[in-house]
RNA sequence: AGAGUUUGAUCCUGGCUCAGGAUGAACGCUGGCGGUGUGCCUUAGGCAUGCAAGUCGAACGAGAUCCCUACUUCGGUAGGGUGACAGUGGCAGACGGGUGAGUAACACGUAGGAAUGUACCCAGUAGUGGGGGAUAGCCCACCGAAAGGUGGGGUAAUACCGCAUAUGAUCGCAAGAUCAAAGACUUCGGUCGCUAUUGGAGCAGCCUGCGGGCUAUCAGUUAGUUGGUGGGGUAAUGGCCUACCAAGACUACGACGGCUAGCCGAUGUGAGAGCAUGAUCGGCCACAAGGUUACUGAGACACGGAACCUACACCUACGGGUGGCAGCAACCGGGAAUAUUGCGCAAUGGGCGAAAGCCUGACGCAGCGACACCGCGUGUGGGAAGACGCUCUUCGGAGUGUAAACCACUGUGGCGAGGGAAGAAGUUCUGACUGUACCUCGCUAGAAAGCACCAGCUAACUACGUGCCAGAAGCUUCGGUAAUACGUAGGGUGCAAGCGUUAUCCGGAUUUACUGGGCGUAAAGGGUCCGUCGGCGAUCCUGUAGGUCACUUGUCCAAGCCUGAGGCUCAACUUCAGAAAGGCAAGUGAAACCGCGGGGAUAGAGUACAUUCGAGGAAACUGGAAUUCUUGGUGGAGGGGUGAAAUCCGUAGAUAUCAAGAGGAACACCAUGCGCGAAGGCAGGUUUCUAGGAUGUUACUGACGCUCAGGGACGAAAGCUUGGGUAGCAAAAGGGAUUAGAGACCCCUGUAGUCCAAGCCGUAAACGAUCCUUGCUAGUUGCUCGUCCUACUCAACACAUAUACUUUUGUGUGUAUUGAGUUGGAUGAGUGACGUAAGCUAACGCGUUAAGCAAGGCGCCUGGGGAGUACGACCGCAAGGUUAAAACUCAAAGGAAUUGACGGGGGAGCGCACAACCGGUGGAGCAUGUGGUUUAAUUCGAUACAAAGCGAAAAACCUUACCCAGGAUUGACAUGUACCUGCACGGCCUAUGAAAGUAGGCUUUCUUCGAGAGUGGUACACAGGUGAUGCAUGGCUGUCGUCAGCUCGUGUCGUGAGACGUCCACUUAAGUGUGGUAACGAGCGCAACCCUUGUCGUAUGUUAUACGUGUCAUACGAGACUGCCUGUGCAAUGCACGGGAGGAAGGAGAGGACGACGUCAAGUCAGCAUGUCCCUUACACCUGGGGCUACACACAUCCUACAAUGGAGCCGACAACAGGUAGCGACGGAGCGAUCCCGAGCCAACCCUCAAACGGCCCCUCAGUUCGGAUUGGAGGCUGCAAUUCGCCUCCAUGAAGCCGGAAUCGGUAGUAAUCGCAAAUCAGCAGGUUGCGGUGAAUACGUUCUCGCUCCUUGUACACACUGCCCGUCAAGCCAGCAAAGUCAGUAGCGCCCGAAGCGGGUGACCGUAACCAGUUUACUGGGGCGGCCCUUCUACGGCGAGAUUGGCGAUGAGGACUAAGUCGUAACAAGGUAUCCGUACUGGAAGGUGCGGAUG
Repeated sequence: AGAGUUUGAUCCUGGCUCAGGAUGAACGCUGGCGGUGUGCCUUAGGCAUGCAAGUCGAACGAGAUCCCUACUUCGGUAGGGUGACAGUGGCAGACGGGUGAGUAACACGUAGGAAUGUACCCAGUAGUGGGGGAUAGCCCACCGAAAGGUGGGGUAAUACCGCAUAUGAUCGCAAGAUCAAAGACUUCGGUCGCUAUUGGAGCAGCCUGCGGGCUAUCAGUUAGUUGGUGGGGUAAUGGCCUACCAAGACUACGACGGCUAGCCGAUGUGAGAGCAUGAUCGGCCACAAGGUUACUGAGACACGGAACCUACACCUACGGGUGGCAGCAACCGGGAAUAUUGCGCAAUGGGCGAAAGCCUGACGCAGCGACACCGCGUGUGGGAAGACGCUCUUCGGAGUGUAAACCACUGUGGCGAGGGAAGAAGUUCUGACUGUACCUCGCUAGAAAGCACCAGCUAACUACGUGCCAGAAGCUUCGGUAAUACGUAGGGUGCAAGCGUUAUCCGGAUUUACUGGGCGUAAAGGGUCCGUCGGCGAUCCUGUAGGUCACUUGUCCAAGCCUGAGGCUCAACUUCAGAAAGGCAAGUGAAACCGCGGGGAUAGAGUACAUUCGAGGAAACUGGAAUUCUUGGUGGAGGGGUGAAAUCCGUAGAUAUCAAGAGGAACACCAUGCGCGAAGGCAGGUUUCUAGGAUGUUACUGACGCUCAGGGACGAAAGCUUGGGUAGCAAAAGGGAUUAGAGACCCCUGUAGUCCAAGCCGUAAACGAUCCUUGCUAGUUGCUCGUCCUACUCAACACAUAUACUUUUGUGUGUAUUGAGUUGGAUGAGUGACGUAAGCUAACGCGUUAAGCAAGGCGCCUGGGGAGUACGACCGCAAGGUUAAAACUCAAAGGAAUUGACGGGGGAGCGCACAACCGGUGGAGCAUGUGGUUUAAUUCGAUACAAAGCGAAAAACCUUACCCAGGAUUGACAUGUACCUGCACGGCCUAUGAAAGUAGGCUUUCUUCGAGAGUGGUACACAGGUGAUGCAUGGCUGUCGUCAGCUCGUGUCGUGAGACGUCCACUUAAGUGUGGUAACGAGCGCAACCCUUGUCGUAUGUUAUACGUGUCAUACGAGACUGCCUGUGCAAUGCACGGGAGGAAGGAGAGGACGACGUCAAGUCAGCAUGUCCCUUACACCUGGGGCUACACACAUCCUACAAUGGAGCCGACAACAGGUAGCGACGGAGCGAUCCCGAGCCAACCCUCAAACGGCCCCUCAGUUCGGAUUGGAGGCUGCAAUUCGCCUCCAUGAAGCCGGAAUCGGUAGUAAUCGCAAAUCAGCAGGUUGCGGUGAAUACGUUCUCGCUCCUUGUACACACUGCCCGUCAAGCCAGCAAAGUCAGUAGCGCCCGAAGCGGGUGACCGUAACCAGUUUACUGGGGCGGCCCUUCUACGGCGAGAUUGGCGAUGAGGACUAAGUCGUAACAAGGUAUCCGUACUGGAAGGUGCGGAUG
């Protein structure tokens, strides 16, 4: 620090995911030791048991027990000491310890403040005199199960109450008034106390500024509320409380409400800014089963105190009582999950005490847990070209691997033994941990390595198994028979007593952007303007010091982080010291900038004036053309409409035409332009009213400005309400067509609506998809509106002048002014185009009208879908609008550009592609092949063009792979080893058998005689397989296509994929050539080179030829190149084309071979080769027979025909290619013939070998025939071991269908089609097939509109498996989450009313009770004062009732949404997607959708 993932590839946008660190963790596998930390995050759920707060006899009385002394009546008594248990009293119990429920608050943090208190502690001042009455304990009696309580008697105090005194304190203006105390011990020195008061320290209470959650789908809240006065209350301020008065207070800088949450120091992460967290440690707060309340006290509204209510639990004698682990352990429950009912007060600290001391689950330790961090170990050295085992293998070997074994050592650790601390402060005594740490000695390699991963990201690869299964997966994805991705093994990589997984946080993520992002098309500019708060703001001078800046001071506890030292052997850990940055506050200073106060100026802004501009707005009046309708005339059969039709109108007179009239809406030309307006939008003319802009020159005001959340106004079309109006058009509706259907497109009708008035609605692709304002940054060229200059023309008017002239008047000239127009230029404003400089942009593009460079303000965005939806709220008559989520789901969605492919896009061109012509196929019969069916088997493959007379250039056996039967197992075939036979092999014969074979007999070899070669047998390696996979392959082949294309190097352009070159013009059969050009060259293709053929020459002459010779054969050469002439075109030294001459041949002369890069996972494992898998007495091998030849049928390719352009007969001509010795086979003879006999000739120009169509003569005369020949019967021939299944031929006889073929479809452009025969390969035999050969020998092509295919350019694209593409919606099925929903359940917070415990306060009574003080007198009573109770009452917890609010759960059913290999219906979108698409709105339809109106171009 980045990486993977959208695409065929690219750049961008954008999300998802990963690598890092961390944790109070949990889970899986594994586990040696030690140190230091840490350990209920869940039910603030419930808790058995034990312990966690007591102490003081030097405050007090009583005093069990025990001891001592004395006395004794021996029972005890007296004195002294000890002092249990409990009590009175004092102090503590408000600390320490726990938890985080509540709390969004002065709770916390930080910085300050004033109106306060304070036990214990410190310092100071002054005191401590003299009295009194009770009470617990105790004793007696009684009640109660208990807890506990009642009555009586008596008693003490540092308990309680008066009196005196008052340094001082309090109250008061003052005079003055009021207020204390306690003693105990003593070594008799004093010590500790007590009272009043002052000050301090620490602690506590209160107030304030600032700071730190989410939510506006919470916008208004508040009656003690805000303030004042009086009073009360408190330690103290204060509505803290109360009475009265006023009507305030808070809020967009977010009040009020809701949800969540203890806050901080800090912790984790991060480069930082930040973000997240708030365990352990420290500070603060809150709470103590839930709730309320006060008492005591210095301090509490009190965890281990009290009262009451509630819930729960326990005891009970049923009357009543008791309890509170969120202290330490422990238990139950909950949960993925969190420890011992341990030891000790030795240390540190706390309470009490004068002290000893007691108490202390605070604390110190130990125990459990790899929960975390840190450290150590599981050995060290030697040891093979390298054991065994395992794995892989190309079978050679390689890896594991110095690893092991083995040898030699060491002792961290372990075990045993011995010693043995520090922690103790404090002279003595005192150690839980602990016989611990540590040290020494001895023994022991012995107890001690796992986990995850190995496709990419990401370090690390092989084998086997599995076969879209089982499974993996963080993302991309992997798995369908060769898986480095699953499982296992071997090996490797990483970390290591741990390793992985899961969860969570930060990071990466500049993916909320302060640092540090965007908004034309990717998500994103509000429809437009006005304008409030707010934000921002031009110039000069002056003052101030709020912001700002500098310095100083205080503070931000400690711990932590950082730096430097020290201590544990190191480290973790810990001790000490230091320090930075930053926050807040105070003080001092500076004055540039921002702010504020004052003064001035005019460049921003505005006002006035003059001129001018326009479809700016509103209202009234008015005009002509056209459509329709009405009336009348003429006229007489159609009109209308469409791709074609029909519905429709018309003899009741339409359409057409003429005239008159009615009515509504819209305004042709001008005007493809331009203008105005903020936008929407605005168009006949005139008038009235009204708003605005621009220009010009002065004058005036003097920053008055810009932008704007909320707010207000305007706002196309559609739509709504009311009332009018309605010519045309036209949703809906009806009808006709089209269609598989047609709820559409087309046609005929047609209602709302469109129009007007008034009022709503408030949305559009309301778009420049581009917010407003201001400034700056090269240009070129239009248009519109002003102004100025220049020159000119015309007009008006005035003056002057000349001429004619009596004048008027006319004409000419000059000067000045005004108006109109024209030419050229300058300038301001607006509106366009271009594409250039710079710049920007992902690219496209933008470019002074910015998407450039900057500033100010507002709005908006943060992956796609769900969704602009649900709920809520506001608005609306409604339709609906505005605001606006989540669950769930996907790994993409998207922008621009690129290359292809495609288009029912465009342009150009080609091809027997169409057209023209000729002949066929499809109908018949037969042949062959295929499908199907059948079969024991009908072997297998090919199967759109590009399978189907194909593999097969020959299935009777063989072939043969198939079936049945028989046989044999190292094999029919190859190589090797070992052993045996010493013998051939082979041949012949016999038996058996269908044969193969089996059994037996006879004969028999070379030899160097060793046994070798060979052969046979046995055993073992192995052979063998036409078994599978052509989707594992090689090779070969088909096809596009003999189409003209396919690429490369360098260079240039582009961020890049890529482009240019290969494009354009002309041309060609051709990317053939020429010219142009950021290209220049090159390669594979094209062409040429090769073969055949056509003409000529030369040479030769086996054969041919009667001979010359040659037309024949062979070989070698020549010839054709747009070379020549002429014309034409163009970008013109060139290229191309048209015509001509000559020539055998003319523009590639004709034909062939030759097939670029690639496509189709095209074909072939059965031609061959070959990986892997499979079979091995069988899926291999041999043999006989059968089958591949089957036959209701369908298809493909031929043959023969249907006849007279023919058939039969007779006669007569003319070829070429090619083949031949187990061969071709002549002549002659036999047979009707196939053929046979004979066997000349030929190893081939010699023979086979007479071609047929054709020509001549004759018959047939249009018929199922003298056409046609199928089928069948009989008789033969040939080949072959064999002709039945199952060959070919001949003769005789038989004589089927068929009279030219539906839809459709094929071949052919010249020696071609058509027609005619011949030959060859295969082959024993078998040709209608195939491959060749020659003979005869046409017709037609206007042309490129259409069909098919192809090439190039261009265009669109949502396609890239590439249109057989992609893709939308309903319906049906499954599943998931959310919404609505009659209702139902539960919670929360308030409101109203009722009830009203304890308690504080208040009140009242002829009630009850009452030690201290006072008074009185009878001296033990009375009265008073005071207090308490009862009673009444304010407040109030719990509880009850009621109406609502709000949140959550469940919910029949309903509507929509997401998802799901192969369901249904259509085809909406992407190409002009076949009706261009989309937006808003309205209607409508199974569904996508359709139509109307307005708008956009994406």
The RNA shown here (small-subunit ribosomal RNA) has 1498 nucleotides and comes from a Patescibacteria group bacterium. The RNAcentral record of the sequence draws on SILVA. Rfam family: Bacterial small subunit ribosomal RNA.